[in-house]
RNA sequence: GCCCUUGUAGCAUAACGGUAAUGCAGCGCUCUUGUAAAGCGAAGAUUGCUGGUUCAAAUCCAGUCAGGGGCU
Numbered sequence: 001g002c003c004c005u006u007g008u009a010g011c012a013u014a015a016c017g018g019u020a021a022u023g024c025a026g027c028g029c030u031c032u033u034g035u036a037a038a039g040c041g042a043a044g045a046u047u048g049c050u051g052g053u054u055c056a057a058a059u060c061c062a063g064u065c066a067g068g069g070g071c072u
Stems, first nucleotide, its partner, number of pairs: 001071007010024004018055001027041004048064005
């Protein structure tokens, strides 16, 4: 220098172009003499960033940044 791949909630992962979901953690409630466990509930995300295509983009395209791998 070139190619591939990953980037989504505090953490780990989902999501045929059409409401961003789940588990754990955190918060509240129930249960308990009290904790833990269990059960229930609510909240938490400008989908790495900047543009483009589209009626509509986490998803497609271009560029760019960061991590990982490969080639020369």
Molecule: transfer RNA
Organism: Candidatus Nanopelagicaceae bacterium